This is a predicted structure of a 94-nucleotide RNA (Glycine riboswitch aptamer) from Janibacter melonis. Its Rfam family is "Glycine riboswitch aptamer". Its family is annotated with glycine biosynthetic process in the Gene Ontology.
RNA sequence: UCACCCCGCGGGGGAGAGUCCCCGUCCACGUCGACGGGGCGCCGAAGGGGCAAACUCCCCGGAACCUCUCAGGCGCCAGGACCCCGCGGAUCAG
Numbered sequence: 001u002c003a004c005c006c007c008g009c010g011g012g013g014g015a016g017a018g019u020c021c022c023c024g025u026c027c028a029c030g031u032c033g034a035c036g037g038g039g040c041g042c043c044g045a046a047g048g049g050g051c052a053a054a055c056u057c058c059c060c061g062g063a064a065c066c067u068c069u070c071a072g073g074c075g076c077c078a079g080g081a082c083c084c085c086g087c088g089g090a091u092c093a094g
Stems, first nucleotide, its partner, number of pairs: 001094001006089008018040001020039007041074003047070001048068003055061001
C1' cells in the first nucleotide's frame, strides 16, 4: 500500500398470488375510487419456524430459492430474497 470475504449507506434491476364477496362511512349520487370490519380463495423472495447428506465410535451440531405459512403479501404506491455499481468501515492473504 492492499484483493477476496464481512458490515453499513446510497443508486439501479427485481417474481408470485382476487382491486373476489358482504356490511358500514366518505366522494360521486350513474360509473369509478378511498377507508374500516368480516368471510372465503390464493402467493412466498421481508422476517420467523422445520429438516438431509457429508463430517463423527456415538450424540450434539448441521443449508436453501426446499418446506410451513405465524407474520407478510395478492390494482397503483410501498415492500421485496437475490444481483450489479459506487462510497465508507473492519480484517488481512499478497